[in-house]
Molecule: Bacterial RNase P class A
Organism: Roseicyclus elongatus DSM 19469
């Protein structure tokens, strides 16, 4: 210098003036001052809770759903953190739904002879015939071929030719051992080998789940209308409509008035932001993370504010000048937008910084 693996963070900056949405102070009030105001994802609503309402006497047990090697972290988890084992990489690292296929049941295209109560297409090797092209019968399952997968696998012995037929390593499978808290590793002894893959098809094994959700849910509660009660007036009245206006007959409809109750529409208050909080210094811990001292207070609206605009500056791109530092112009900052709140995980994201590691090449 090159090309790579992990991780962390920032994501314009300061100021003017106009503007919104909460708060506080002063004012009868108009309004005046003052301080506060999106994010690392505030997003998908995918997974844990909190908190609030319904169910339900406790607790097992069935069903449905999830999770799924080990330990440890946490209020909890599918999520971290640390190992183990399987894979990939030369490596720093990354990925893994990684419990059970000798309980069952189901499934295994295509191609192939045969796909699991296996099988024999070419080759092979004996044995009969042969018209010397083969043909019958038998043997085996090493060789080719198909396939995602062919009934253990390399090498040797053996044999007509072969086969775990027999050895040996290796792999399986049982049984001590030995280190580890566990997964699990290492190695010993016996077993010729019996058990193809899928469990993310059903299932089995263990563990863990009550249903709904802040438009939950609790309180206050007007006007009008409609129900209820109790009292008081009315009951040939009055008042409306048939009819655009006046009168006047006709016909239809209706009891009025107050005081109480009960519902709970608009709507208003609480839930509603002091918390599993934030920031540092120290301890324990490889790590997540945990104690403890000390500081801080940082949006609560609620059909929903968090915006424009001007100046100067940073990063960045793009032309111009200058040998060169540089200097002018121009244009310029992704993804996204809180809605009850916290832990997560996923997806989105212009450009930029900072640490640790790794492989190559080059110089000391």
């Nucleotide at each position: 210098g090159c090309g790579g693996a992990g991780g962390g963070c920032c994501g314009g900056a300061u100021g003017g003036c106009c503007g919104c949405g909460g708060g506080g102070u002063g004012g009868c009030a108009a309004c005046a001052c003052c301080g506060c105001g999106a994010g690392g994802a505030a997003a998908g609503u995918c997974c844990g809770g909190a908190c609030u309402c319904c169910c339900u006497g406790a607790a097992g047990c069935a069903a449905c759903g999830g999770u799924g090697c080990c330990g440890g972290g946490u209020a909890a988890c599918a999520c971290c953190c640390g190992g183990g084992c399987g894979g990939a990489g030369c490596g720093a690292u990354c990925c893994g739904a990684c419990g059970g296929a000798a309980a069952g049941c189901g499934c295994c295209a295509c191609a192939g002879a045969a796909a699991u109560g296996a099988g024999a297409c070419u080759a092979c090797c004996c044995c009969g015939g042969u018209c010397c092209g083969c043909c019958g019968g038998g043997g085996a399952a090493a060789a080719g071929g198909u396939g995602a997968a062919a009934c253990g696998g390399u090498g040797g012995g053996g044999u007509a030719a072969g086969a775990g037929c027999c050895c040996a390593c290796c792999g399986c499978g049982c049984c001590g051992c030995u280190g580890g808290c566990a997964a699990c590793a290492g190695g010993g002894g016996c077993g010729g080998c019996a058990c193809g893959g899928c469990a993310a098809g059903c299932c089995c094994c263990a563990c863990c789940g009550g249903g709904a959700g802040c438009a939950a849910u609790g309180c206050c509660g007007a006007a009008u209308a409609g129900g209820g009660a109790u009292c008081g007036c009315a009951u040939c009245a009055c008042g409306g409509g048939g009819c655009g206006c006046u009168u006047c007959a006709c016909c239809c409809c209706c009891g009025c008035g107050a005081u109480c109750c009960g519902g709970g529409u608009u709507g208003g208050c609480a839930g509603c932001c002091c918390g599993a909080g934030c920031g540092u210094a120290u301890c324990g811990g490889c790590a997540a993370c945990g104690g403890u001292g000390c500081g801080c207070c940082u949006a609560g609206a609620g059909g929903a504010a968090u915006g424009g605009u001007c100046a100067u500056c940073c990063a960045g791109a793009g032309g111009g000048g200058g040998c060169g530092a540089c200097c002018c112009c121009u244009u310029g900052g992704a993804c996204a937008g809180a809605a009850u709140c916290c832990g997560g995980c996923u997806u989105a994201c212009a450009g930029g910084c900072c640490c640790u590691c790794c492989g190559c090449g080059c110089a000391g």